c-di-GMP-I riboswitch aptamer from Cohnella abietis, 86 nucleotides, folded computationally.
Of the family's consensus pairs, 84% are formed in the model.
The organism belongs to Cohnella, within Bacteria.
Model confidence (mean pLDDT): 85 of 100.
Its Rfam family is "c-di-GMP-I riboswitch aptamer". Rfam's curators write: GEMM was predicted in a large-scale screen for bacterial structured RNA regulatory elements. Gene Ontology term of the family: cyclic-di-GMP binding.
The sequence is in RNAcentral, with records from Rfam.

RNA sequence: ACUAUAAAAGGCAAACUAGUGGAAACGCUAGGACGCAAAGCUACGGAUCUACAGACCAUCAAGGUUACGACCGCCGGGCUGCCACG
Numbered sequence: 001a002c003u004a005u006a007a008a009a010g011g012c013a014a015a016c017u018a019g020u021g022g023a024a025a026c027g028c029u030a031g032g033a034c035g036c037a038a039a040g041c042u043a044c045g046g047a048u049c050u051a052c053a054g055a056c057c058a059u060c061a062a063g064g065u066u067a068c069g070a071c072c073g074c075c076g077g078g079c080u081g082c083c084a085c086g
Stems, first nucleotide, its partner, number of pairs: 003086001011036002016031006034073001040079003044076003048070002054066004
């Protein structure tokens, strides 16, 4: 340094609940642990979610499409990181 992940020290924190921001998706704070060797960071690519406003379509009405929104605990990329039996 690489591979794999045994041990040790720790770390993060799903669902749900309360509060809070938001049109919503979803985020933040506190509690709480389903799990995670990157479940650390990053929206660069794809997937997925939402559609207030605007645009387009349709229209009796209802509505539909669309991300500049969201999401890294969906996948990949980039950056960084603890220990180290073998």